[in-house]
The RNA shown here (transfer RNA) has 72 nucleotides and comes from a Bacteroidota bacterium. NCBI's taxonomy places the organism under Bacteria, Pseudomonadati, Bacteroidota. The sequence is in RNAcentral, with records from ENA. It matches the Rfam family "tRNA". It is annotated as a transfer RNA. Model confidence (mean pLDDT): 82 of 100.
RNA sequence: GCCAUCGUGGCACAGUGGUAGCGCGCUUCAUUGGUAAUGAAGAGGUCGGAAGUUCAAUUCUUCCUGAUGGCA
Numbered sequence: 001g002c003c004a005u006c007g008u009g010g011c012a013c014a015g016u017g018g019u020a021g022c023g024c025g026c027u028u029c030a031u032u033g034g035u036a037a038u039g040a041a042g043a044g045g046u047c048g049g050a051a052g053u054u055c056a057a058u059u060c061u062u063c064c065u066g067a068u069g070g071c072a
Stems, first nucleotide, its partner, number of pairs: 001071007010024002013021001018055001026042005048064005
């Protein structure tokens, strides 16, 4: 330099047009003599940035940016 894949709560990931969810973690409550475990409830993300298409974009298109891999 060229090509491909990926970027989604604190972490690891799902969701591939119709207003985003699971697990772990975090907070509160219950339970216990106390902790752990368990159960219940809750908070936390405008989906890397910008533009376009569409009635509607995390999803499709383009550019930028970052990560990983391949070729030279």